Context: one part of a larger RNA
RNA sequence: UCCGGGCCAAGGAACUCGGCAAAUUGGCCCCGUACCUUCGGUAGAAGGGGCGCCUGGGCCCUUUAGGGAUAACCUAGGGGGCCUAGGUCGCAGUGACAAGGAGGUCCCGACUGUUUAAUAAAAACAUAGGUCCCCGCGAGCCCGAAAGGGUUUGUACGGGGGCUGAAUCCUGGCCACUGGCGGUACGCGAACCCCGGUUUCAACCGGGCUAAGCGCCGCCGAAGGCCGGGAGUAACUCUGACUCUCUUAAGGUAGCCAAAUGCCUUGUCGGGUAAGUUCCGACGUGCAUGAAUGGAUCAACGAGGGCCUCACUGUCUCGGCCCGGAGCCGG
Repeated sequence: UCCGGGCCAAGGAACUCGGCAAAUUGGCCCCGUACCUUCGGUAGAAGGGGCGCCUGGGCCCUUUAGGGAUAACCUAGGGGGCCUAGGUCGCAGUGACAAGGAGGUCCCGACUGUUUAAUAAAAACAUAGGUCCCCGCGAGCCCGAAAGGGUUUGUACGGGGGCUGAAUCCUGGCCACUGGCGGUACGCGAACCCCGGUUUCAACCGGGCUAAGCGCCGCCGAAGGCCGGGAGUAACUCUGACUCUCUUAAGGUAGCCAAAUGCCUUGUCGGGUAAGUUCCGACGUGCAUGAAUGGAUCAACGAGGGCCUCACUGUCUCGGCCCGGAGCCGG
């Protein structure tokens, strides 16, 4: 010096990205227990008290012997447990070991689960639930030139595929583009075929007919997606319910927000602190929020993330001592 461990005055997170690490708490019995809530929970919430040993008393269970009627019960003894009172020792009685620190608030994900074998366990994946699409079975989907096989010992309350992701309250507008489905008098539309030209025959060329498809006409958003700008205007001012105008397929509804989304930005106001680029509550001027690429909310849950409080501490002020091991130097 490194590794592992024990203790520390006063202070108590001032350390640090961050209480990382350590400390605190810890068992059983009794009392007691808030907000919120999907009424299950939250909850071991929180917060208190007791606990050893000796003696007395009471009760219960069990067992042996005797009595009693073989029973209830009584007597004497053994074992176990509970309650209660008094006493007694220590700093300390779950005396060692073992053995939750607690609370408040917000974000994300409903939850239990799954995952990068060997740097990531998560807010990622999955999940019940929701919804859309395909499929009537010699089906649809998948593997396979095919034969054949899986789904399928199955048959729409079934199977396959996509998206979303418990429950609750909801899920707005747009079919112009892309896509899907349907229709179609008409137009375009290859070869074969027909007709014509060319060629001694052909090749070849022109015309006709014409499938799918495209055009065309519709429908469809829990299909891919998209969801405006400029002026004026109210009896102070400000603002603009209102009006005008350009323009679009339609111009973002309900909600929600400086958010895991806000550039400007440490936005502004409020709260917490003596002091707060983080945090919480509001506001909305939203660079670039927004409804199953789901929107909002939410009890419970989480080795998830942010903030705060109490307790506790060598994390720190600031270092000291001790024990064990290793290494180095010296002998």
Large-subunit ribosomal RNA, domain IV from a Thermoproteota archaeon, 331 nucleotides, folded computationally. Rfam family: Archaeal large subunit ribosomal RNA. The RNAcentral record of the full RNA draws on ENA. The coordinates come from a structure-prediction model, not an experiment, and the mean pLDDT is 86.